[in-house]
RNA sequence: AACUGGGCUAGACUGGAGGGUCAGGGGUCCUCUGUAAGCGCACAUCCCCUAUACGGUGCAGUCGAAGUUCAAGGGGCGGCAGUUUGAAUAGUUGCUGGCCCAGGAUCUUAGCGUAGAAACCUCGUCCCGCAGGAUCAGUGGUGGCAGGGUUCCAGCUGGAGGGCUGGAGUAAACUGUCUUAACCAGGGGAACGGGUCAGGUCUGGAAAGAAGCAGCUCUACCCUGAACAGCUGAUGCUUGUGGAGCAACGGGGCGGAGCUGGGUUUCUGGAUCACCAGCAGCUAGGAGACCUGUCCACCCUUGAACGCGCCCACUU
Numbered sequence: 001a002a003c004u005g006g007g008c009u010a011g012a013c014u015g016g017a018g019g020g021u022c023a024g025g026g027g028u029c030c031u032c033u034g035u036a037a038g039c040g041c042a043c044a045u046c047c048c049c050u051a052u053a054c055g056g057u058g059c060a061g062u063c064g065a066a067g068u069u070c071a072a073g074g075g076g077c078g079g080c081a082g083u084u085u086g087a088a089u090a091g092u093u094g095c096u097g098g099c100c101c102a103g104g105a106u107c108u109u110a111g112c113g114u115a116g117a118a119a120c121c122u123c124g125u126c127c128c129g130c131a132g133g134a135u136c137a138g139u140g141g142u143g144g145c146a147g148g149g150u151u152c153c154a155g156c157u158g159g160a161g162g163g164c165u166g167g168a169g170u171a172a173a174c175u176g177u178c179u180u181a182a183c184c185a186g187g188g189g190a191a192c193g194g195g196u197c198a199g200g201u202c203u204g205g206a207a208a209g210a211a212g213c214a215g216c217u218c219u220a221c222c223c224u225g226a227a228c229a230g231c232u233g234a235u236g237c238u239u240g241u242g243g244a245g246c247a248a249c250g251g252g253g254c255g256g257a258g259c260u261g262g263g264u265u266u267c268u269g270g271a272u273c274a275c276c277a278g279c280a281g282c283u284a285g286g287a288g289a290c291c292u293g294u295c296c297a298c299c300c301u302u303g304a305a306c307g308c309g310c311c312c313a314c315u316u
Stems, first nucleotide, its partner, number of pairs: 001316002004313005011063004015033005023050005038059004067306009078295005084289002089284010100270006107263006120253006127243007134235005139229002143178005149170009184225005193218004201210003
């Protein structure tokens, strides 16, 4: 001095890039890529910064005198921008076919039919007019006579109350009777309707009589029901007659062997708004691809700058 082995220290490494955001750089965010290889804390109502912007802070691990940085060239993942092309898909227009309708044919199936199919004729069911019925609902409550009553007037008579007679009017009340479909039953019911009128009042010596409230009763009137009606209307009813109509159904006649429904396949014609399928045009749409430019992870080559230190052992 060199090689090999061991131990130190300085130091190096433990990632980088693209995009988004921002006036801009870095981080937190997204993506790509590399390594044997890190961790914690703060940061989007943001954090650190300003062209010297490729972070702040605290730990840990690996390697270890190994390397770090820069420049140029090549390969190259990925991003961004651009030219060209342009898929899926959606909308719209047109055409064709299907779906839809009618008819024919084919095959098939079911039902009816000699206890009588189709076709044809006739009658009825439906509607209208006329004449009735039935039912239901509504509506309705006759007209007289006689007596008695009652109102008014007149005459005679009695001491008063009153008595007797006559005339006219009225009427729903009480009685009898005739008539009508126009009656019956129940309830209510008039201070100014009838009758009868306790008590009280009035006339009277008394007998008796008069007016008359309440009550009772009757009536007008009101309500309910039943029956009735020569009135009015209606009808899931019905008779007769005339007309209209006849799709469907039913009865009858005639007729004498077919008739009807469903489905498959196919042909012809029609319809074609919507829906389904196919094709074509237009519009939107932008996947993907080629190329160009640019920034580049990663890899390779070359060059430059800085650095390449200390100790021990063995061998030559």